[in-house]
RNA sequence: CCGGAGAAUGCGGGAGAGUCUGGAAAAUUCCGGCACCGAAGGAGCAACCGCCCUGGAAACUCUCAGGUAAACGGACCGCAUUCGGCAC
Numbered sequence: 001c002c003g004g005a006g007a008a009u010g011c012g013g014g015a016g017a018g019u020c021u022g023g024a025a026a027a028u029u030c031c032g033g034c035a036c037c038g039a040a041g042g043a044g045c046a047a048c049c050g051c052c053c054u055g056g057a058a059a060c061u062c063u064c065a066g067g068u069a070a071a072c073g074g075a076c077c078g079c080a081u082u083c084g085g086c087a088c
Stems, first nucleotide, its partner, number of pairs: 006083008018034001020033005035068003041064001042062003048056002
């Protein structure tokens, strides 16, 4: 100097399931009822990694949380800028 795992920020794409129902409010709110979804977060197991174990580990599983018209959010992906042993 170039490239790069990765990080932050911005933009774009981004699924699923009730415009269910009762009351109070008037608010995208609060207290419930039954039914559902999985791709915020969280938890569990596992291929595998590792060997001190009460270790790490998924888009699998669970559904605590969150969500079930639109909006917001949304794992993940793409692009741009900056950084890049830094950041978180």